[in-house]
Context: one part of a larger RNA
Molecule: small-subunit ribosomal RNA, central domain
Organism: Prasinoderma singulare
Formats: sequence, structure tokens, C1' cells
RNA sequence: CUGGGCGUAAAGCGCGCGUAGGUGGUUUGAUAAGCGAGAUGUGAAAGCCCCGGGCUCAACCUGGGAACGGCAUUUCGAACUGUCAGGCUAGAGUAUGGUAGAGGAGUGUGGAAUUUCCUGUGUAGCGGUGAAAUGCGUAGAUAUUAGGAAGAACACCAAAGGCGAAGGCAUUCUACUGGGCCACUUCUGACACUGAGAGACGAAAGCUAGGGGAGCGAAUGGGAUUAGAUACCCCAGUAGUCCUAGCUGUAAACGAUGGAUACUAGGGGAUGCACAUAUCGACAUGUGUAUGCUCGCAGUUCACACAGUAAGUAUCCCGCCUGGGGAGUACGCUCGCAAGGGUGAAACUC
Repeated sequence: CUGGGCGUAAAGCGCGCGUAGGUGGUUUGAUAAGCGAGAUGUGAAAGCCCCGGGCUCAACCUGGGAACGGCAUUUCGAACUGUCAGGCUAGAGUAUGGUAGAGGAGUGUGGAAUUUCCUGUGUAGCGGUGAAAUGCGUAGAUAUUAGGAAGAACACCAAAGGCGAAGGCAUUCUACUGGGCCACUUCUGACACUGAGAGACGAAAGCUAGGGGAGCGAAUGGGAUUAGAUACCCCAGUAGUCCUAGCUGUAAACGAUGGAUACUAGGGGAUGCACAUAUCGACAUGUGUAUGCUCGCAGUUCACACAGUAAGUAUCCCGCCUGGGGAGUACGCUCGCAAGGGUGAAACUC
């Protein structure tokens, strides 16, 4: 470079925004860059190829032709792509009116539980386990009553439920704010899709500084178990877990499935909105649309399975793979306070 691929065999960047680039709806006219046809010039000879000829044949030599896949100039064509000019509204956006939601960040707030302090009652045990022991307790524990404090998480509702680009998001109130969906159509008029780099976000753990510290709990200590037990079990318990400000930038960051658009049997639940029927009304029923689940046809798939949210049928753009190990290692570069991250080989071996 080309081919074949990327749910589970190697392979979809964790995720969105967007630059360059690539690709791009419908219609009219122009143009003629791409495109198609013709002509002219050139494309040295030799060689290759074809048809002949000469050495007894062949190699070899030689005549003619073709070819030289190309380039330049010129004439014509105008379907498609491009360019220019002008329209359109089915893509996209905008406006109006509604609407659901743990979407985000901020400030407050509530109850249960836990621990702890104080207090009353009360007495010898409590706790823990497979069984125990360490541990706590006559300096009065455990249990129970009343009161105070602290920190963290929010039972039920709760769901195959909802929202978010992903990570993720749940007591409750409030003010700020992003996005979606629906219905009528108003307006703009292709303004679109994707997206190398770049920059934004990104669980947990970890790091820096300052707070906080109830419970849990790496490390650590002790008790058991065991041949041993640097474990599993038990008693304690530091960092951490929480908050603020920064850093880190990784996960089985998973639907192990990149994004966009169009098309392709049906059946059953669920959520939001609108309309219709019904009703006093709510519920309910039906239809449309959006979202999410389940079964299943065609088709696809080695199979499992997927199946209108495709892994089907097509188009566009990006990322990635190319036998196992060595190895996500070494070296270099780069980012980071560090931990380490990103990029990323080879020898050798099977």
C1' cells in the first nucleotide's frame, strides 16, 4: 500500500465539543476543472510482443508491424462530481405554548440508626465463635430510662422506573442553571454529518495544603485455626473514607457492540407528551410520537445469539487489529509533586 475484519477469537478511543480534512438534500441556468469522444504532435534507437527473412537448426543477426499503458495542444459533448449565480423546504436550526425528570452546582433542613458524654434503675457478667480466646466489666459494664454532642449515610416510596455525553445522579425545601420530549405551526433557507490534532469532562484508589473524623477500615498489634498461616474467623486499630482548593487521568470506564442517515413482518409490557372515544369526573380504551424492555419473522452469524435501540440491507466519516510469548516491557520523547500515565519496539523463543 492492498485485502479481510473489530459483541464473545487480535481489534470501537472512557465520553462529548469542535479546528483542518473527508462527505453532503432538491431545482434552474451558466461554466467546463474532473469526466467522455475525436484529431494532431510527441513518446530516439535497441530491447519485449506479432508476422517474415539469413547463418544446415537454435542461440544469434536482420526486415516490417504493433506496443510504448504517458504527456501536450486542439475540437466537440454536458448525464454525473466540482465551481459560479438564482430558487425551494422534506435535513438542520429558530420562535410560541405546554410537559416529565435522583440532570448540574449552591445554601439551608428532617428523622431513624450508630458511637460517645452525663444521669436514674440495676448486678455479674457482657461480647465473640464452628468451638474458643484476646477484649470490656465490681473504679459498676452489658441491659434499660431521661438529656446532650458529633460525623456519615439517606430505610419505606423503589420499579424490567426516571435523568445525564459518559463517569454518574436518591431525605426534604429553596433560589440559579443545562438538556430532552410533545403540539400547532412562525421564521431562516442546506446553515448538515463525521472529525486527525487541540482543548473540556472523567468512578474508585492515590498525592499536596487546610479542616473534619461517628461508623467502617488497607497497614499494624493481639487472639484463634494450622505442620506452618505474613490469610480466611475474632478483638483492637492508623492512613483513608467526609468537606474546601488543586493534582492525578486510569477501570471488566461493558451493551466487552464508535457516530450520523435511510430502509426492512409481527406480538406483549413500561415511561413522558398530545389527540380521540367513554365518563359527572378520575381510572380505563384506542391512535400518534419520543424513550426504554421483552418475545419473534426475513436476513445475518462458526456457533452462541442479534433481530426497527441490528450483530439485517446500504452510504459517509473517524478510531483500531494483523499468530502466542517476550511486553504494554526496554529505550527515547512527553505529562506528573510523586505514584505513575501517554506513545511504544527488538533480540530471542514456540